SAM riboswitch aptamer (S box leader) from Viridibacillus soli, 110 nucleotides, folded computationally.
The coordinates come from a structure-prediction model, not an experiment, and the mean pLDDT is 82.
The source organism's lineage runs through Bacteria, Bacilli, Caryophanales, Caryophanaceae and Viridibacillus.
RNA sequence: UUCUUAUCUUGAGAAACCGAGGGAUUUGGCCCAUUGAAGUUUCAGCGACCCCUAACAUUUAGGAAGGUGCUAACUCCAACAUGAUUGAAUGCAAUCAUGAUAGAUAAGAG
Numbered sequence: 001u002u003c004u005u006a007u008c009u010u011g012a013g014a015a016a017c018c019g020a021g022g023g024a025u026u027u028g029g030c031c032c033a034u035u036g037a038a039g040u041u042u043c044a045g046c047g048a049c050c051c052c053u054a055a056c057a058u059u060u061a062g063g064a065a066g067g068u069g070c071u072a073a074c075u076c077c078a079a080c081a082u083g084a085u086u087g088a089a090u091g092c093a094a095u096c097a098u099g100a101u102a103g104a105u106a107a108g109a110g
Base pairs, nucleotide, nucleotide: 001110002109003108004107005106006105007104008103013043014042015041016040017039021032022031023030026079027078028077029076044071045070046069048068049067050066051063052062053061054060055059075102080099081098082097083096084095085094086093087092
């Protein structure tokens, strides 16, 4: 870096250094931020996947030693398609639902 599969409305932050941006990307919105963003380090925590324990039988309950990961807001929201309702009146707007795309994380494979 690519592919496959699964999950993505649960959960969980303090300190030190530093100093202006950040919320993946584009556009729009909204929000966080000098009462300190991003980043780095330390400690703590969470329990998504791998994992561990017990019962049992492929699920349930508990755990956190280890590998990843995570610790504002649903992946912050929308964008594309379909359907429903309402308004409007010639395919437009709003709301809702489902799906797709994109993305994130894990496990496996190349």

Background
Of the family's consensus pairs, 97% are formed in the model.